Predicted 3D model of a 72-nucleotide RNA (transfer RNA) from a Candidatus Zhuqueibacterota bacterium. Model confidence (mean pLDDT): 82 of 100. The RNAcentral record of the sequence draws on ENA. Its Rfam family is "tRNA". Its family is annotated with triplet codon-amino acid adaptor activity in the Gene Ontology. From the family's description: Transfer RNA (tRNA) molecules are approximately 80 nucleotides in length.
Parts: sequence; C1' cells; structure tokens
RNA sequence: GGCCCCAUCGUCUAACGGUUAGGACUCGAGAUUUUCAUUCUCGCAAUCGGAGUUCGAUUCUCCGUGGGGUCA
Repeated sequence: GGCCCCAUCGUCUAACGGUUAGGACUCGAGAUUUUCAUUCUCGCAAUCGGAGUUCGAUUCUCCGUGGGGUCA
C1' cells in the first nucleotide's frame, strides 16, 4: 500500500428503516438483617465524527478517525 471486518451506557451485549435505544454486571438510593454479605425494589448512564438517501437512519450509501485480520 490492496482487501475484509468492527465501533451503542463505566464494562459486556441486543435492537425489520418507525424502540421511551433493551438486558446483564458495576455504581447510587431504599427495603430486609443486630452489622456485613445475600435477596428484593427503584434510579443514573450510551449510538466514533461529517455529509447523503429517506416522511423517518443505531440500521442504508460515501468520506474521515480509531481498532483488528489478511496479502504483498
């Protein structure tokens, strides 16, 4: 340098083009407990950047950025 793949809460991971962007762990508050732990309830928190297509984009297209694989 060519080709291919990936990018979503702090972490991991879902999401037919129409979702309040869901779940688990973590974290916070409360309940239970003499205390801790466990258990239960509630809460906080996310779409890599920019354009395009579309009535509507996390999703499709292009460019860029970062990461991974492969060939030379």

The source organism's lineage runs through Bacteria, Pseudomonadati and Candidatus Zhuqueibacterota. The same sequence occurs in records of 4 taxa.